RNA sequence: GGCUUAUAAAGAAGUCGGGAGAGAACAGGCUCAAAGAACGACUAACAACCUACGCAAUAAAUACUGGCCGCGAAAGGUGUUAAUUCCUGCCUAACUGAUUUAGGAACUAUAAACU
Numbered sequence: 001g002g003c004u005u006a007u008a009a010a011g012a013a014g015u016c017g018g019g020a021g022a023g024a025a026c027a028g029g030c031u032c033a034a035a036g037a038a039c040g041a042c043u044a045a046c047a048a049c050c051u052a053c054g055c056a057a058u059a060a061a062u063a064c065u066g067g068c069c070g071c072g073a074a075a076g077g078u079g080u081u082a083a084u085u086c087c088u089g090c091c092u093a094a095c096u097g098a099u100u101u102a103g104g105a106a107c108u109a110u111a112a113a114c115u
Base pairs, nucleotide, nucleotide: 001115002114004112005111006110007109008108013043014042015041016040017039021032022031023030026089027088028087029086044081045080046079049077050076051075053072054071055070090104091103092102093101094100
């Protein structure tokens, strides 16, 4: 890098350096930003995807039905710390005076397995 699965309307800051942009891509919006953007460093916080840990459950096999996938802690590996993935852009349905709402897909992000 690719691919599969899961999750994404919750949550969480400061300081120093840096200097003009940023919010994934493209487009249209709309926000943030010299009362200091991107980016780098340090410390802190949030979270609980993976590993180890504690508790719980657990004789094995087969079949059927229903429901949904334990609880805790947070040492380590990540990750994250404006706005729903900031909103929309494709499809379906409903409603329409202007429109709007709901669901799905796609894309993106994160984790883990495999490659």

Predicted 3D model of a 115-nucleotide RNA (SAM riboswitch aptamer (S box leader)) from a Cytophagales bacterium. The coordinates come from a structure-prediction model, not an experiment, and the mean pLDDT is 81. It was read from a public genome assembly, where an Rfam model found it. Of the family's consensus pairs, 97% are formed in the model.